[in-house]
Context: one part of a larger RNA
Molecule: small-subunit ribosomal RNA, 3' major domain
Organism: metagenome
């Protein structure tokens, strides 16, 4: 200069506090350990690994074992031969594969032969998810959206550096203001960029219906409007802009008023120099080293789903602000042609037949659930809970046995709210309620991203606990 201090001063963060709701118990999901196994493929490991890569492991994926196979090779370039490509069948095998067989003779051609494929030969070569993320690129994660980290010229110190960036207010901010041996400047911070709240223009299908009429049992269904909703480009709007006060006549900070919004409006993109030899060589790329008849490749069947046991992070519960019956309203925002999939009919259902429509503001997925009305249980291991475990279906796929969801009948296990400890959250947020996409034949009721309906409580405060900024002080640490 730094970095640390159970050193001080200031400040700030759902960091305490002050609330609300959860974990830690319970059954089950999933993910790790660990064991175990022919394997149980590999990576991630405090915070920042453990519903992580994996936006979906039956077979493929797939890297793993185990048994059958190949060796120029699954795949790329060049050579040199023969065929067009391609295609119907037999047979043996568990498939790879081996052996036979049938139909076809295409395009271009300067008639020598190309052009794409296929098979065989020989070699240079190919492959490798082998190692090394402490060789590396690239990309992420983390301090932390914290306010910061620098430069150029000057000054000042023998120098290492220092000054500026310190001080005195202020701010979400190194954000401004004043002040100063400094005077500017970049990176960053704001703002510019999308979302959403308010008016306005423009335009009106497929969206919309105030008014006018037609029509229905009823529905913007039809005539027809162009107001409104709304869709979707363009504008306006918020700037301490206006007033009091406070404050240094400054920056600002407080309160008001007008407003849809008020003090960065609320969300989101957006991640400074850097730190952690952080993660990743299995995404990709790539140096080095290591296999090359095998550490390449092909196939089948197993395995990634094992189960004494320990941990993460979820879902259901434990019930009466409830469970279950009937009946009745109200959304966003997203998908649909190898696709959504109506109407009607069959089944208790899961589904199944049927086929209208729709490349979708037209049609479908699609009845939102929590609410509300009524009834009905009465404090019970219950009409709570719904594992687990027997039968009998459904569907997707070549195949659901190891090891798929769903359905329907019987079965009804722990759980009576959770010990030491702990997590999240300050507003349309927590809590609770559903519904949609990604991935995907099938498979998430739980993971992940989203999307709306209902909708709270509390923060007196900064002493403490952790985290981090800025100045100061000690250091036998760099």
């Nucleotide at each position: 200069u730094g970095a640390c201090g159970g050193g001080g001063a200031c400040c700030c963060g759902c960091a305490c506090a002050a609330g609300c709701g959860g974990u830690g118990g319970a059954g089950c999901a999933u993910g790790u350990g660990g064991u175990u196994u022919a394997a149980u493929u590999c990576g991630a490991u405090a915070c920042a690994a453990c519903g992580c890569g994996a936006a979906g492991a039956a077979c493929c994926u797939u890297a793993c074992c185990u048994g059958g196979u190949c060796u120029u090779g699954a795949c790329a370039u060049c050579c040199g031969u023969g065929g067009a490509a391609c295609u119907c069948g037999g047979c043996a095998g568990a498939a790879a594969u081996g052996c036979c067989u049938u139909g076809g003779u295409g395009c271009c051609u300067u008639c020598g032969g190309g052009a794409a494929c296929c098979a065989c030969g020989a070699g240079a070569c190919a492959g490798g998810u082998g190692c090394u993320g402490c060789a590396u690129g690239g990309c992420u994660g983390u301090c932390g959206u914290c306010a910061g980290c620098u430069c150029g010229u000057g000054u000042c110190g023998u120098g290492a550096g220092a000054u500026g960036u310190u001080g005195g207010g202020u701010u979400a901010a190194g954000u401004c203001c004043c002040g100063c041996a400094a005077c500017g400047a970049g990176c960053g911070c704001a703002a510019c960029c999308c979302u959403u709240g308010c008016c306005c223009u423009u335009a009106g299908u497929u969206g919309c219906c105030a008014g006018c009429a037609c029509a229905u049992a009823a529905u913007g269904g039809u005539g027809g409007g162009a107001a409104c909703u709304c869709u979707a480009a363009g504008g306006g709007g918020a700037c301490c802009g206006c007033c009091g006060g406070u404050g240094a006549c400054a920056a600002a900070c407080c309160g008001g008023a007008g407003g849809a919004a008020g003090g960065u409006g609320g969300g989101g993109a957006u991640g400074a120099c850097g730190c952690c030899a952080a993660g990743u060589c299995a995404u990709c790329a790539u140096g080095g080293c290591c296999c090359u008849u095998a550490u390449g490749a092909c196939c089948a069947g197993g395995g990634c789903u094992a189960c004494a046991c320990a941990c993460g992070u979820g879902c259901u519960a434990c019930a009466a602000u409830g469970g279950c019956c009937g009946g009745u309203a109200c959304a966003g925002a997203g998908g649909g042609u190898u696709g959504c999939c109506a109407a009607c009919c069959c089944g208790c259902g899961a589904g199944g037949g049927g086929g209208a429509g729709c490349c979708a503001a037209u049609c479908c997925c699609g009845c939102a659930a929590a609410g509300c009305c009524g009834g009905u249980c009465g404090u019970a291991g219950u009409c709570c809970g719904g594992a687990u475990c027997g039968g009998a279906g459904u569907c997707u796929g070549c195949a659901a046995c190891u090891c798929g969801a769903c359905u329907c009948c019987g079965u009804g296990a722990a759980g009576u709210c959770g010990g030491a400890a702990u997590c999240g959250c300050u507003a349309g947020u927590a809590a609770u309620c559903g519904c949609g996409a990604a991935u995907c034949a099938g498979c998430a009721u739980u993971g992940u991203c989203g999307c709306g309906g209902u909708g709270a409580a509390u923060a007196c405060g900064u002493u403490c606990c952790c985290g981090g900024g800025u100045c100061u002080u000690g250091u036998a640490c760099a």